[in-house]
Molecule: Bacterial RNase P class A
RNA sequence: CUAGCGAGUCGCCUUAUCGCUCUUUAGCAGUUAAAGAGAGGAAAGUCCGGACACCAUAGUAUGGCAUAGCGGGUAACGCCCGUCUGUUUUGAUUAAUUAAAACAUGGACAAGUGCAACAGAAAGCAGGUACAGGUAAUGCUGUAGUGAAACCAGGUAAACUCUAUGUGGUGCAACGUCAUGUAAACCAGCGCUAAAAGGGUUAUGCGCCCAAGUUGGAGGGUAGGCGGUUAUAGUUAUUUAGUAAUAGAUAACACAGAUAAAUGAUAAGGAUUUCGAUGUUAUCGAAAUACAGAAUCCGGCUUAUAGACUCGCUUUUCUU
Numbered sequence: 001c002u003a004g005c006g007a008g009u010c011g012c013c014u015u016a017u018c019g020c021u022c023u024u025u026a027g028c029a030g031u032u033a034a035a036g037a038g039a040g041g042a043a044a045g046u047c048c049g050g051a052c053a054c055c056a057u058a059g060u061a062u063g064g065c066a067u068a069g070c071g072g073g074u075a076a077c078g079c080c081c082g083u084c085u086g087u088u089u090u091g092a093u094u095a096a097u098u099a100a101a102a103c104a105u106g107g108a109c110a111a112g113u114g115c116a117a118c119a120g121a122a123a124g125c126a127g128g129u130a131c132a133g134g135u136a137a138u139g140c141u142g143u144a145g146u147g148a149a150a151c152c153a154g155g156u157a158a159a160c161u162c163u164a165u166g167u168g169g170u171g172c173a174a175c176g177u178c179a180u181g182u183a184a185a186c187c188a189g190c191g192c193u194a195a196a197a198g199g200g201u202u203a204u205g206c207g208c209c210c211a212a213g214u215u216g217g218a219g220g221g222u223a224g225g226c227g228g229u230u231a232u233a234g235u236u237a238u239u240u241a242g243u244a245a246u247a248g249a250u251a252a253c254a255c256a257g258a259u260a261a262a263u264g265a266u267a268a269g270g271a272u273u274u275c276g277a278u279g280u281u282a283u284c285g286a287a288a289u290a291c292a293g294a295a296u297c298c299g300g301c302u303u304a305u306a307g308a309c310u311c312g313c314u315u316u317u318c319u320u
Base pairs, nucleotide, nucleotide: 003314004313005312006311007310008309009308010307012270013269014268015267016266017265018264020038021037022036023035024034025033026032040291044302045301047300048299049298050297051296052171053170054169055168059206060205061204062203064167065166066165067164068163069083070082071081072080073079084106085104086103087102088101089100090099091098092097107162108161112160113159114156115155129144130143131142132141133140175227176226177225178224186217187216188215189214190213198210199209200208201207232254234253235252236251237250238249239248240247241246271289272288273287274286275285276284277283
C1' cells in the first nucleotide's frame, strides 16, 4: 500500500436569547426565585427469558408447545463463551491441504408412514429390458444401458414421526385503595341444607376448592382521585481468577418519570461529506448532515442506519 473480514467509539459542535417537564430548598395564599436533571444503540419488532402483581388451595392422566454434538456461563433463556463436526466466503499452495472469518437445518432412517420431476423395462420387497454363464426348472449369477440413486439398496426427519429433557395462566389497560351514583327493581330458565344449579383450577377427563343463588334478556347509573412510577439481576474504574463468556474484591457515581403524554425553538459562527470553479500551500460557491423518539422494569435475539475515527486478523506488492 491492495483486497477481504472482525470489534469498538462518536454520530453534528460552540455561544446567546426565549420556552416546556420533574426534583430539592426558600417563600407565597394570585404564584415567585435559585440550584440540579431531562429520549437510544437500537427506545423499533413484540420474537424469547424473567422480576413484580393477581388467579391460588392440590394434584394427576392425556394432549399441545419448545429444545437437541460435548462442556462451561447466567436470575433465566430458544441467549452468550469454548471446543468438535459440517457448510460457505476471501486468500495461499503443483496438489493433497491449510489460515482467517461467517453460519448451524448438529439425537434417531432396522419402530412405522411418506417423498424424489425427467430418463429408464422397473424407483421398493416385488418384479425384470438386452447380452453372457449356469440349472431338472426358475432373475440362479454377472455385465451393459437410463438415472443423483437399481438385488437382504442408499438419500431425506426447518417431511409426518420416534427418543430424551423441559413447560400453569393473564399481564401495569396487572393490581391495590378512596370517593361518587343508581334500580338490592322487572321477565324467563336451572337450583336452594345437599348425592350442589353455577363458578374456579392453561386445553380435555378425574380429583380438589368456593357456593345459595346463578345463567340469559331488556333497562338504569357511573367511568373521578391517589398509589403502583423508578436504587437497580444498576453504571464506571482498578485489581484477582479464568482461553473466554463471566464471577469475586475495593472505590466512586445517581443518569427522565410524563399520563394525551415534557425533553424544544430562533440567530450567528464552526465541523464533516458531496458537487462545481480555481489552484504551489490552499480558497470560493451551492447542497446535505443517517436510522430514528421513553410510557412497569430488566437480560437477549432480529431488523434499520449518511458519515468520521481507532484497534486487530488473513493476504498481494515494494523496501529493509